[in-house]
RNA sequence: UGUCUUGUAGUUCAGUUGGUAGAACACCGCACUGUUAAUGCGAAGGUCGCUGGUUCGAGCCCAGCCGGGACAG
Numbered sequence: 001u002g003u004c005u006u007g008u009a010g011u012u013c014a015g016u017u018g019g020u021a022g023a024a025c026a027c028c029g030c031a032c033u034g035u036u037a038a039u040g041c042g043a044a045g046g047u048c049g050c051u052g053g054u055u056c057g058a059g060c061c062c063a064g065c066c067g068g069g070a071c072a073g
Base pairs, nucleotide, nucleotide: 001072002071003070004069005068006067007066010025011024012023013022019056028042029041030040031039049065050064051063052062053061
């Protein structure tokens, strides 16, 4: 320098042909218990890496940039 791939909740990840973003674990609250743990229930938590573009509508499509990974030189 080029090609491919990846970036979504605190963490690990879903999100299937564009239609208003979810699961598990963690954290917090409640119940249970002599206490803790375990278990059950509930709540909170994200303008989807950044900036633009297309579209009635973008996590998804397009362009540029930034970070991670693989390969080539």